RNA sequence: ACUAUGGAGAGUUUGAUCCUGGCUCAGGAUGAACGCUAGCGGCAGGCUUAAUACAUGCAAGUCGAACGGUAACAGCGAAUUUCGGUUUGGCUGACGAGUGGCGCACGGGUGAGUAACGCGUACACAAUCUACCUUCAAGAGGGGGAUAGUCUAUGGAAACGUAGAAUAAUACCCCAUAGCAUUAUUGAAUCGCAUGGUUUAAUGAUUAAAGCUUUGGUGCUUGGAGAUGAGUGUGCGUCCUAUUAGCUAGAUGGUAGGGUAACGGCCUACCAUGGCGAUGAUAGGUAGGGGGCGUGAGAGCGUGGACCCCCACACGGGUACUGAGACACGGACCCGACUCCUACGGGAGGCAGCAGUAAGGAAUAUUGGACAAUGGGCGGAAGCCUGAUCCAGCCAUGCCGCGUGCAGGAAGACGGCCCUACGGGUUGUAAACUGCUUUUGGAUGGGAAGAAACGCCUGGACGAGAUUCGGGUCUGACGGUACCAUCAGAAUAAGCACCGGCUAACUCCGUGCCAGCAGCCGCGGUAAUACGGAGGGUGCAAGCGUUAUCCGGAAUUACUGGGUUUAAAGGGUGCGUAGGCGGCAUUGUAAGUCAGGAGUGAAAUGUUACCGCUAAACGGUAGAACUGCUUUUGAUACUGCGAUGCUUGAAUUAGGUUGAGGUUAGUGGAAUGUGGCAUGUAGCGGUGAAAUGCAUAGAUAUGCCAUAGAACACCAAUUGCGAAGGCAGCUAGCUAGACCUAUAUUGACGCUGAGGCACGAAAGCGUGGGGAGCGAACAGGAUUAGAUACCCUGGUAGUCCACGCCCUAAACGAUGCUAACUCGAUGUUUGGUUCAAGUAAUUGAGCAUCCAAGGGAAACCGUUAAGUUAGCCACCUGGGGAGUACGACCGCAAGGUUGAAACUCAAAGGAAUUGACGGGGGUCCGCACAAGCGGUGGAGCAUGUGGUUUAAUUCGAUGAUACGCGAGGAACCUUACCUGGGCUCGAAUGCUACCGGCUGAUUCCUGAAAGGGGAUUUUCCUUCGGGACUGGUAGUAAGGUGCUGCAUGGUUGUCGUCAGCUCGUGCCGUGAGGUGUUGGGUUAAGUCCCGCAACGAGCGCAACCCCUAUCUCUAGUUGCCAGCAAGUGAAGUUGGGGACUCUAGAGAGACUGCCGGCGUAAGCCGAGAGGAAGGUGGGGAUGACGUCAAAUCAUCAUGGCCUUUAUGCCCAGGGCGACACACGUGCUACAAUGGCGAGUACAGAGGGUAGCUAAUCCGUGAGGAGGUGCCAAUCUCAGAAAGCUCGUCCCAGUUCGGAUUGAAGUCUGCAACUCGACUUCAUGAAGUUGGAAUCGCUAGUAAUCGCGCAUCAGCCAUGGCGCGGUGAAUACGUUCCCGGACCUUGUACACACCGCCCGUCAAGCCAUGGAAGCCGGGGGUACCUGAAGAUGGUGACUUAACGGGGAGCUAUCUAAGGUAAAACUGGUGACUGGGGCUAAGUCGUAACAAGGUAGCCGUACCGGAAGGUGCGGCUGGAAUACCUCCUUU
Repeated sequence: ACUAUGGAGAGUUUGAUCCUGGCUCAGGAUGAACGCUAGCGGCAGGCUUAAUACAUGCAAGUCGAACGGUAACAGCGAAUUUCGGUUUGGCUGACGAGUGGCGCACGGGUGAGUAACGCGUACACAAUCUACCUUCAAGAGGGGGAUAGUCUAUGGAAACGUAGAAUAAUACCCCAUAGCAUUAUUGAAUCGCAUGGUUUAAUGAUUAAAGCUUUGGUGCUUGGAGAUGAGUGUGCGUCCUAUUAGCUAGAUGGUAGGGUAACGGCCUACCAUGGCGAUGAUAGGUAGGGGGCGUGAGAGCGUGGACCCCCACACGGGUACUGAGACACGGACCCGACUCCUACGGGAGGCAGCAGUAAGGAAUAUUGGACAAUGGGCGGAAGCCUGAUCCAGCCAUGCCGCGUGCAGGAAGACGGCCCUACGGGUUGUAAACUGCUUUUGGAUGGGAAGAAACGCCUGGACGAGAUUCGGGUCUGACGGUACCAUCAGAAUAAGCACCGGCUAACUCCGUGCCAGCAGCCGCGGUAAUACGGAGGGUGCAAGCGUUAUCCGGAAUUACUGGGUUUAAAGGGUGCGUAGGCGGCAUUGUAAGUCAGGAGUGAAAUGUUACCGCUAAACGGUAGAACUGCUUUUGAUACUGCGAUGCUUGAAUUAGGUUGAGGUUAGUGGAAUGUGGCAUGUAGCGGUGAAAUGCAUAGAUAUGCCAUAGAACACCAAUUGCGAAGGCAGCUAGCUAGACCUAUAUUGACGCUGAGGCACGAAAGCGUGGGGAGCGAACAGGAUUAGAUACCCUGGUAGUCCACGCCCUAAACGAUGCUAACUCGAUGUUUGGUUCAAGUAAUUGAGCAUCCAAGGGAAACCGUUAAGUUAGCCACCUGGGGAGUACGACCGCAAGGUUGAAACUCAAAGGAAUUGACGGGGGUCCGCACAAGCGGUGGAGCAUGUGGUUUAAUUCGAUGAUACGCGAGGAACCUUACCUGGGCUCGAAUGCUACCGGCUGAUUCCUGAAAGGGGAUUUUCCUUCGGGACUGGUAGUAAGGUGCUGCAUGGUUGUCGUCAGCUCGUGCCGUGAGGUGUUGGGUUAAGUCCCGCAACGAGCGCAACCCCUAUCUCUAGUUGCCAGCAAGUGAAGUUGGGGACUCUAGAGAGACUGCCGGCGUAAGCCGAGAGGAAGGUGGGGAUGACGUCAAAUCAUCAUGGCCUUUAUGCCCAGGGCGACACACGUGCUACAAUGGCGAGUACAGAGGGUAGCUAAUCCGUGAGGAGGUGCCAAUCUCAGAAAGCUCGUCCCAGUUCGGAUUGAAGUCUGCAACUCGACUUCAUGAAGUUGGAAUCGCUAGUAAUCGCGCAUCAGCCAUGGCGCGGUGAAUACGUUCCCGGACCUUGUACACACCGCCCGUCAAGCCAUGGAAGCCGGGGGUACCUGAAGAUGGUGACUUAACGGGGAGCUAUCUAAGGUAAAACUGGUGACUGGGGCUAAGUCGUAACAAGGUAGCCGUACCGGAAGGUGCGGCUGGAAUACCUCCUUU
């Protein structure tokens, strides 16, 4: 120095993410309204609706200095008088009514109409007018007759008239004069953008006047100029609909005339046929326009209330008159509607002026004061008038300002609320209390500015007047208001909304998907910061919220400033019109563009500065601005226009090349069908399996011949051609294109392309052919719950040809066309060139694949762009309704093109991520299948469950993961259930206070017991106070197997002893996330190895722990006994011994350590070696992150809720044990591998003093008697059984089997009836190996055999938990079933497939289309009638006017009215169509996974419905295989 003062986002689609996209919110505003509340002042604003109707009053008059006059009032004079007055005189002031002049066209209101030169802006009038005002020039002579008022008469209810008589003027008429006025003719000069204008000369014609007066003046006439106001024309700008595309007869123009202040089809006659329109005419809808106002960073968007300008209107419509000006808000006439008066004959009226009323409405004020100021009309003036205006009243309607106090004050008071409740927190310095102040309000007193003019009085200046300057005086509605002073006193003054997130502000109680809230998301189903109340808090504050509307946020219509592969969106394709855009150079021009100047852009508003009300709002003055339009001067780079040239764009030419390009004709073989002949015999065909069908009248099969129609195997390809659709045997004709090379030619001829035209798969339509195969519809057979399908057998239209229509597809690269630019690699098709001739290099044009930069939400695109640019076209703006309805166009039809709204939702959607899932794929594992063994399912019984029953059959557990489960012991107890009887500080325990020693023990009555009621006796310690213990009373904590396992802790089940689940850092990705953890191997294992943008780590795996298998050492009782000794009928019985077994401590041992093979390694293999044991030796304990709102409030604990003479407690009895039935788990069996009898052998691990119990005796036995030993390596339970030996049975309902029942007993226990176990005798049921289906088990396992223990008085135990004895079979293997792991893929699922979801039908509600009709509305057309009025004609009647006027008559036009037909538009409408939304309705299962027939698009047919099928197309289909190509060996 220049520039600039200016721009915020959030919530909501998902499990999560990014994007697209809508909805919603935070801001500002208002002529507002409503709810709650309310102290004051200033400034503003106040019917947005019914341009609806209006009672009443007022809103436009004034002038006597124009006139005749005198009704009222006052004065004066006169007359008269009863002294009250009366009469009279226009004489004076004044003045009703009247003549006349000026005003009434301003001011004030409203916004109905109007889409228009209406408005805005800028020009033009050479096409115009303008009263009053200013200025200049000239003039005003003479005459005339009327008329109102008035008087008389008279009509009418009134409004209002009629006739006669007299009369004035600045009213009216005639004559004169007159020009620079007007007009006609002729001429000259000059100017202009055209018509033409201006000036001037001559001649002819025509037209004026008014008085009043105080004598100062003032008015009058003609003409010129000015000012002001008005009129007219033009350029540009000015809403929506094309589902309004054609409109127009005075229509467009000309000539002539009329009319106007003036141009003009403004009007008339004639002539011509024009004029407007996709740059939107015409029609329809809506609307006064502007300055401005609101919002916005701006560009814009919305709006036009107050104020200012313009327009339009004045009850609806029409018309003119008067006038300078009106077609006139408070004038006239007419028609119409409405209201009022009426004597029924007729009349009157127009608040969209100010107040006010009614009505309408959510809603908008006083029937106020004054002309004091400002302004207006009249007047010479005084003055009069003025609902304009100035003021006041009402209203928180808005903006601005002030106040409701200030300071101190902690026992942090009381009260409220909350809590973990002795107590703490908060309300809160808040209050109380102390001091101070006094705005506001109250009282008292004072008290403005707005006023200066005019007028009047008076003084001066020039020149007496006119004019001008000064002094004095007069005038205030507001208003005793603003303001000022004094006094007392905190005194008179705070609410509203909100507190889940957005969005500042949190707790308690109540309620319990109820009541309710909600702007969006969403809260509420018993612990609600979301409902209601309270306490507390936050925000704003005399207001606060809500509603409505506008702008903003919204870049969500994108000019600034968006998009179109998949989210909404590229036209199916080309040709091409208009339009848009356009190569290089020179030159001219200057339209666009840029710069300077001029005019305009009213004021107000906004803005800057200063100033005035105490400040602010508000106001004043000045500046800048008003981004615009017009004009002028210049510049000439770019664009345009004109001219000239150029060759690179484009085209032409020559020579080649290429291809399923098109079209017409001809022609060929294979296959298929059919026919004939022949061979030949029983089936063929078809399917998952079948059947329908064909076939002994000879099929299928085979051979030959004939014939028909359609399609063209191989070549063949990721190939080629074409604008797209599309195009494939071969040959020929005709024809179009592309490319390459090269010369020449034209010289921008180009690109795009709204409308338009043409082409346009399949299906479909029409006419005529043709018809082999295939094949919608249809028929039959299957499948199925059904099967209008998928599969099969047939089969019509069609598919084919010719001609004519249709015009749509996932017509797709879901990607418009053209041009330029931006690294590369590879393949291929087809040209050219070069060489060293190849698998080469290079240069074009195509077709493809991969990538850099860049882009993209990502997937991906990437010289064939979706990159970077330019041009043009098309299209999109949330989902549904809907590509539907209506309308229009096209079509023979089917239908196509164009294409809404109401209503409804808060989403719909794209890409990608993690999971889950798949009747997707790959790899792997598991008693998962398979291979085996044994069971269950059949029987009887036991036990549990369901169901049923019951007074009660207590409760819980319910797919796997409930059902011999909680329960490891239901006769009472347990026990929670039922019935009945009782208790209420309670059955138990602690504490406090008082009383007591009745306590304890014994005993009586009643009772089923509990309980109730009594009687007798009187404990221990003592420091003598009392204490221990215990009872009662009172209090405090009760109690609850009541509810909620979906409020919880703890514990547990399951996936699963499956191999997984994660983290840190780094890296990748916008992000969710990914990587690591995937890959190649390996393992039981995410076990290990290798590789790798990962490197490490944690929880899991494994190991460490326990038992077991081998050995060693140590030790040796209660165990052991080889050797020595003793001893017995026998016996480790005894001495002794430590060898062995064993016991129980410590160690060793096993690690793929060794060998061989394979392998990079990890590791694998081997009947390997060694070893008791070999690859985790066997078994146990051990259960990752998590899932199932899994189970348990009844183990326990616990929040909340409920209950308190009961849901607590005690007791007796009953029940948990019922029994038509169904299921689970077991036991025993069905027998001879067995039963029975006799004899005989071998364990382990446990238990035992309220116990196990020996010997011995009794009993058939259960058991009884007995009493020894043992607190256990000592004693005991305790005899193991299967086994082995011998005998018997002989295949049967049995010598199997033992249920059931009878009888008699034993034991436990207060008590075995309901309801125990066991024993003996008798009885001797079903059952002869078990349907569909299903379970366990891989070695010391299954199977089988017995033993022990816990609980426990006893036992319903066949259960559970352990122990040992005997002791197998099989595993080819991973196709399948189930479950699981990893990788990958698809997804419309995420409550995660037990998911999601489609359509009909049924019910309710809502809006809407059609519809016989019915009822309206506005506009137009035609015809009829036609008021007032205008214009023309006539005018015999009339007039003081005679070249005049008028009545009357008549023609034309016309408002309104009527009739008619049609179009448009709205409402309603029986019935009817689809659509949307609703609770857990019905039928199916169409779609999403390969969704179980891949889906979808177009079309056609069919079907309850989703839908199915045919034809053609698409991938927006999974999986697999093959071919080709590439890479490696």

A computed fold for a 1529-nucleotide RNA from a Saprospiraceae bacterium, annotated as small-subunit ribosomal RNA. Its Rfam family is "Bacterial small subunit ribosomal RNA". Its family is annotated with ribosome and structural constituent of ribosome in the Gene Ontology. The coordinates come from a structure-prediction model, not an experiment, and the mean pLDDT is 83. The organism belongs to Saprospiraceae, within Bacteria. The sequence is in RNAcentral, with records from ENA and SILVA.